Context: one part of a larger RNA
RNA sequence: GGACGAACGCUGGCGGCGUGCUUAACACAUGCAAGUCGAACGGUCCGACAGUGAGCUUGGAGAUAGUUUACUAUUGAAGAGCACAUUGAAGGAUAGUGGCGGAUGGGUGAGUAACACGUGGAUAAUCUGCCUGUAACACCGGGAUAACACUGUGAAAACGGUGCUAAUACCGGAUACCUUCUCGAAGACACAAGUCCUUGAGAAGAAAGCUCCGGCGGUUACAGAUGAGUCCGCGGCUGAUUAGCUAGUUGGUGAGGUAACGGCUCACCAAGGCGAUGAUCAGUAGCCGGUCUGAGAGGAUGGGCGGCCACACUGGGACUGAGACACGGCCCAGACUCCUACGGGAGGCAGCAGUGGGGAAUUUUCCGCAAUGGGCGCAAGCCUGACGGAGCGACGCCGCGUGAGUGAAGAAGGCCUUCGGGUUGUAAAGCUCUGUCCUAUGGGAAGAAGGAAGUGACGGUACCAUAGGAGGAAGCCACGGCUAACUACGUGCCAGCAGCCGCGGUAAUACGUAGGUGGCAAGCGUUGUCC
Numbered sequence: 001g002g003a004c005g006a007a008c009g010c011u012g013g014c015g016g017c018g019u020g021c022u023u024a025a026c027a028c029a030u031g032c033a034a035g036u037c038g039a040a041c042g043g044u045c046c047g048a049c050a051g052u053g054a055g056c057u058u059g060g061a062g063a064u065a066g067u068u069u070a071c072u073a074u075u076g077a078a079g080a081g082c083a084c085a086u087u088g089a090a091g092g093a094u095a096g097u098g099g100c101g102g103a104u105g106g107g108u109g110a111g112u113a114a115c116a117c118g119u120g121g122a123u124a125a126u127c128u129g130c131c132u133g134u135a136a137c138a139c140c141g142g143g144a145u146a147a148c149a150c151u152g153u154g155a156a157a158a159c160g161g162u163g164c165u166a167a168u169a170c171c172g173g174a175u176a177c178c179u180u181c182u183c184g185a186a187g188a189c190a191c192a193a194g195u196c197c198u199u200g201a202g203a204a205g206a207a208a209g210c211u212c213c214g215g216c217g218g219u220u221a222c223a224g225a226u227g228a229g230u231c232c233g234c235g236g237c238u239g240a241u242u243a244g245c246u247a248g249u250u251g252g253u254g255a256g257g258u259a260a261c262g263g264c265u266c267a268c269c270a271a272g273g274c275g276a277u278g279a280u281c282a283g284u285a286g287c288c289g290g291u292c293u294g295a296g297a298g299g300a301u302g303g304g305c306g307g308c309c310a311c312a313c314u315g316g317g318a319c320u321g322a323g324a325c326a327c328g329g330c331c332c333a334g335a336c337u338c339c340u341a342c343g344g345g346a347g348g349c350a351g352c353a354g355u356g357g358g359g360a361a362u363u364u365u366c367c368g369c370a371a372u373g374g375g376c377g378c379a380a381g382c383c384u385g386a387c388g389g390a391g392c393g394a395c396g397c398c399g400c401g402u403g404a405g406u407g408a409a410g411a412a413g414g415c416c417u418u419c420g421g422g423u424u425g426u427a428a429a430g431c432u433c434u435g436u437c438c439u440a441u442g443g444g445a446a447g448a449a450g451g452a453a454g455u456g457a458c459g460g461u462a463c464c465a466u467a468g469g470a471g472g473a474a475g476c477c478a479c480g481g482c483u484a485a486c487u488a489c490g491u492g493c494c495a496g497c498a499g500c501c502g503c504g505g506u507a508a509u510a511c512g513u514a515g516g517u518g519g520c521a522a523g524c525g526u527u528g529u530c531c
Stems, first nucleotide, its partner, number of pairs: 001531004006527005013400006019393002021358001026356003030353003035100003040097002043094004049088005055082004062075005107311003117235007126228002131224007139173004148163006178205008187196003209216002237283003244274003249271008286308004290301004313334005336347004364390001366389003372386001373384004403433004413424004437472001438468006447458001475520005480501003486515005496503002
């Protein structure tokens, strides 16, 4: 000098883009962060509308009686309305069974010195839901079970018993283009164990329907795409005041296990394997693309963003599944917190906000699914603290402003003075202007994409026009040398300063204040760390 996820002191006008618990992987109140499908299924509830029934209100054709034409009284069909019941029913809702998704997205860096990562290979040792292509299929049956009803136990969480029922839930049989296994034959490839292809015989293996009739699905096999597993070469920390380490240890045979190779596991056999080219042990640490610095070589670093890995209160375990040994799944143990009728239960913010605590220190319990993306669904759509935005913080970078021109009686005031004056200083005032920002009013987006229409959280934001008025907007540090910038007063080795040299003991350009000056500027200094 540069840099920073910074902090502290003084100060602080605006905008854009970024960024914000580096400490306690400490504990967490509250809300939200993963659902969806009724076009898989049986129920349950609501239900426009239509039919029927009896009731009430209205209605009044007509009938009967009294009576003098006319009136009065009683009865009363059709029709209309209201509420109820019942039947049918378009449609709507959804607790349960079932399907797909909860293995992605989001967080954190505790652990890990390791094939974890980076890079380059291998897989003839492997798997891959949804998606794409190709080929061939979907036949016949069966028994349950939740919901529901009745009932029981329990404070609760929850758990039973009996009975009924459906399916794209479950099971049996058939069929087999095909696949797998066993036995056999020919060929090709490979360093090899072997692999591929053609072919013969035998054995085993499938399926599911729904529909608004447009479609959406199901099964088997091959291929692709995507994703993943495993193995290997090379590379990147410190300590020898750590020198020896190792019994599933090293190898073999056989078996088991896995999607797959393998001491991965087991039985037996052999006695090996690693190490001064640093084994083992200990300490530290997520790795990389990158970032900072530097002319480079190098050194330092890994916050934000992107890739990989690991973890999800601590430790262990498996289940389901194409995929997990699974952050908002399950089981066990432990610590902690909460409820309890004391018998027993519930919980896991290193998701987004937020709280306490720790700390020098780090934000709103905000808006929206309008866009992009994801899950489910034929779709409409629903969900989405991913994401898009807004809020807070000069935390950083960048941009702009705090006015411009003119103005000498060199005003007043301040400071210094040799008392003549000098300086602050064109600075101010005054005069002439401008309108960036600001304030008010009016207008007002793009971002929205599909055949059309509709659809904007941000946001009445950006931007534009008009009007107003210099009005509302400058500080911080330094001034002995290094190092740009000097005098006066106060103090008197005191009070204090200080990065180094060093200042201060009565004329201090070094302390404190004032005037002046220098530097940077919405910042300026200090501290810390790296080069």
Small-subunit ribosomal RNA, 5' domain from a Bacillota bacterium, 531 nucleotides, folded computationally. It matches the Rfam family "Bacterial small subunit ribosomal RNA". RNAcentral holds the full RNA, with entries from SILVA. Lineage of the source: Bacteria > Bacillati > Bacillota.